[in-house]
RNA sequence: AGCGCUCGCGCGGGAGAGAGCGGCCAUCGGAUUCAGGCCGCCGCCGAAGGCGCAACACCCGGAACCGCUCAGGCAAAAGGGCUGCGCGAGAGCA
Numbered sequence: 001a002g003c004g005c006u007c008g009c010g011c012g013g014g015a016g017a018g019a020g021c022g023g024c025c026a027u028c029g030g031a032u033u034c035a036g037g038c039c040g041c042c043g044c045c046g047a048a049g050g051c052g053c054a055a056c057a058c059c060c061g062g063a064a065c066c067g068c069u070c071a072g073g074c075a076a077a078a079g080g081g082c083u084g085c086g087c088g089a090g091a092g093c094a
């Protein structure tokens, strides 16, 4: 020189589940409907976050893609565990 690991940033990929029902508001020249906002109700998802726990340890602790579903989500948008490439940093190997 380089190599992989960890973290961060940028670009990209990225699942699941009702465009549910009712009311009100708003909008429209008027009516109806769709979409938007709010409230209530039922059904669901699990990959932001959060919580729970096995082995281990026997004081504290202690993992997940497992479970819970508080939060979040169930047309699009946004978000999204994880991941590809690039850049930067850290310790290490060489």
Stems, first nucleotide, its partner, number of pairs: 002093002005090009018042001020041006043074003049070001050068003056061001
This is a predicted structure of a 94-nucleotide RNA (Glycine riboswitch aptamer) from Betaproteobacteria bacterium HGW-Betaproteobacteria-14. It was read from a public genome assembly, where an Rfam model found it. Lineage of the source: Bacteria > Pseudomonadati > Pseudomonadota > Betaproteobacteria. Its Rfam family is "Glycine riboswitch aptamer". About the family: This family represents the bacterial glycine riboswitch. Glycine riboswitches usually consist of two metabolite-binding aptamers domains with similar structures in tandem.